This is a predicted complex of two RNAs, RNase P RNA and transfer RNA, with 436 nucleotides together.
[in-house]
RNA sequence: CGUCCAAGCUGGACAAUCGCGUUGUCCCAAUGCCGAAAGGCGGGACGGCGAGGAAAGUCCGGGCUUCGCAGGGCAGGAUAGCGGAUAACGUCCGCCGAGGGCGACCUCAGGGAAAGUGCAACAGAAAUAAACCACCGGCAGGGAUGAAAGUCCGGGUCGGAAAGGAUGGAAAGGCGAGGUAAGAGCUCACCGGCACACUGGCGACUUUGUGCAAAUGUAAACCCUAUCCGAAGCAACACCGCAAAAGGAGCACACAGGCUUGCCCGGCCGCUCCAAGGGUGGCAUGAGCCGUAUGGCGACGUACGGCCAAGAUAGAUGAUUGUUCCAGACAGAACCCGGCUUACAGGCUUGGAUGCAAC
RNA sequence: GCGUCUGUAGCUCAGCAGGAUAGAGCAACGGCCUUCUAAGCCGUGGGCCAGGGGUUCGAAUCCCUUCAGGCGCGCCA
Numbered sequence: 001c002g003u004c005c006a007a008g009c010u011g012g013a014c015a016a017u018c019g020c021g022u023u024g025u026c027c028c029a030a031u032g033c034c035g036a037a038a039g040g041c042g043g044g045a046c047g048g049c050g051a052g053g054a055a056a057g058u059c060c061g062g063g064c065u066u067c068g069c070a071g072g073g074c075a076g077g078a079u080a081g082c083g084g085a086u087a088a089c090g091u092c093c094g095c096c097g098a099g100g101g102c103g104a105c106c107u108c109a110g111g112g113a114a115a116g117u118g119c120a121a122c123a124g125a126a127a128u129a130a131a132c133c134a135c136c137g138g139c140a141g142g143g144a145u146g147a148a149a150g151u152c153c154g155g156g157u158c159g160g161a162a163a164g165g166a167u168g169g170a171a172a173g174g175c176g177a178g179g180u181a182a183g184a185g186c187u188c189a190c191c192g193g194c195a196c197a198c199u200g201g202c203g204a205c206u207u208u209g210u211g212c213a214a215a216u217g218u219a220a221a222c223c224c225u226a227u228c229c230g231a232a233g234c235a236a237c238a239c240c241g242c243a244a245a246a247g248g249a250g251c252a253c254a255c256a257g258g259c260u261u262g263c264c265c266g267g268c269c270g271c272u273c274c275a276a277g278g279g280u281g282g283c284a285u286g287a288g289c290c291g292u293a294u295g296g297c298g299a300c301g302u303a304c305g306g307c308c309a310a311g312a313u314a315g316a317u318g319a320u321u322g323u324u325c326c327a328g329a330c331a332g333a334a335c336c337c338g339g340c341u342u343a344c345a346g347g348c349u350u351g352g353a354u355g356c357a358a359c
Numbered sequence: 360g361c362g363u364c365u366g367u368a369g370c371u372c373a374g375c376a377g378g379a380u381a382g383a384g385c386a387a388c389g390g391c392c393u394u395c396u397a398a399g400c401c402g403u404g405g406g407c408c409a410g411g412g413g414u415u416c417g418a419a420u421c422c423c424u425u426c427a428g429g430c431g432c433g434c435c436a
Stems, first nucleotide, its partner, number of pairs: 001355010012324007020050009032041003052330001056341002059339005064233004071265004076229005081095005096110001097108004111224002116222002118218003132165002135160005142153004173191002176188003193212005200205001237281004247274005257269004288307008325328001360432007369385004378416001387403005409425005
């Protein structure tokens, strides 16, 4: 210098003018205004704050709330190497194993196929079980040649054999030697596999040794094993007020329907429509953020100090102009958090790998 | 906002406990019939199964993710 790998940060800046939401202090207006009531408030001045790393998808996990504190049975769902972190998780961290890469490093839904069931189309002789071709042997026997012995050729039938060919994603572990009529884990060495013991490790696993010749794949097919899961969701829910000691119309009297769990038991409730559709809380101090110290490889924990930083309910966070630069991507909160996933122009930082050149 | 379902030809739907060159009706196009049209009869084309990734020998079908669309859910007494 080039090509890469991993992690993190940022997500235009400045100024002027006009405006919006929310909030603090002060002033004006209160015997006030709106409203049925509960309840709410107008104007001005000076201030504070005012979208995101994903606010998104709603894919997981929790807080919170209600359902009779949520019971029994069946079903269902989720997860899947090991150890840890955490409020919890399908997330994260570390490790193990497998695969990829020269490497930094990356990827893995990574339990069980020896509990059982299903499936494996087409091709192929045969797909969980095998003889089509070729190989070898037995039997009977043909043809050619020859004086004969013999030699050669081709078929039939019975058997052996999974080594060769051919089909396939997959054909009974691979390779070499021995062995044999031909062959074969039939036997042996090595490699692979499984089991047991041993070494190391909390563990997944692993070192070494011994034994075993051993039926494929699929569980993101049913299933089995282990662990976890009550449901619904802020339009949850609580409270206040009133035209109204709940008005009118229709259906229904249970073996129906609704809620609680998908079903059964158990528990609760009559249902639908018309008119009205208010207000307050929930709602922003939280598993919060920042800094320092400290424990841990790390996720993360602990201690101390500091800070308060959107909060609407028709829904604010904007517009114009100017300057400047690297010319600005994806995108807009609605109960709140922890994750995951997806979208994303450009810029910056740190650590590392590899190649070339020079010294 | 929350929950839930769907996506296959121009339209409406089958196929989805894996094994196809993905079917059907209507529509479109061509031909026959008719003086012409409609109806009828015969035939033809048209799909990468919403996009991407994975599992499997093999995916419209199973799993994950993204996109688009539909439906439902409040208001006491």
Model confidence (mean pLDDT): 76 of 100. It holds a member of the Rfam family "Bacterial RNase P class A". From the family's description: Ribonuclease P (RNase P) is a ubiquitous endoribonuclease, found in archaea, bacteria and eukarya as well as chloroplasts and mitochondria.